[in-house]
A computed fold for a 75-nucleotide RNA from a Burkholderiales bacterium, annotated as c-di-GMP-I riboswitch aptamer.
Taxonomically the source falls in Burkholderiales (Bacteria, Pseudomonadati, Pseudomonadota, Betaproteobacteria).
Rfam family: c-di-GMP-I riboswitch aptamer. Gene Ontology term of the family: cyclic-di-GMP binding.
C1' cells in the first nucleotide's frame, strides 16, 4: 500500500426518550438509556435540511459525498 467484519481478539461509540446545564432558537454538554454502526473517530470543503437577531450570521459529520487519522484480520 488494497480490501474486508465472513473468521479472530481487545475494545469504541451510541437512536428515540427521560433529567439537569447552556442558548432567541436550530441545537451542544453532562446523566440515564441502547435503535445502530466497520470509521457514528475528527474536519463545514461541496450538495443537503434546519434555526435565528435575517447576516460576509449560526446548527445538524448518525443526511449523502468528499478529506484526514486509527484498531484488528488477510492479501
Nucleotide at each position: 500500500c488494497c480490501a474486508g467484519c465472513c473468521u479472530c481478539a481487545a475494545g469504541c461509540c451510541a437512536c428515540c426518550c427521560c433529567c439537569g446545564c447552556a442558548g432567541c432558537g436550530a441545537u451542544g454538554c453532562g446523566g440515564g438509556u441502547c435503535c445502530g454502526g466497520a470509521a457514528a473517530g475528527c474536519c463545514a470543503c461541496g450538495g443537503g435540511u434546519c434555526u435565528c437577531u435575517c447576516g460576509c450570521a449560526g446548527a445538524c459529520g448518525g443526511c449523502c459525498g468528499g478529506g484526514u487519522u486509527g484498531c484488528c484480520u488477510g492479501g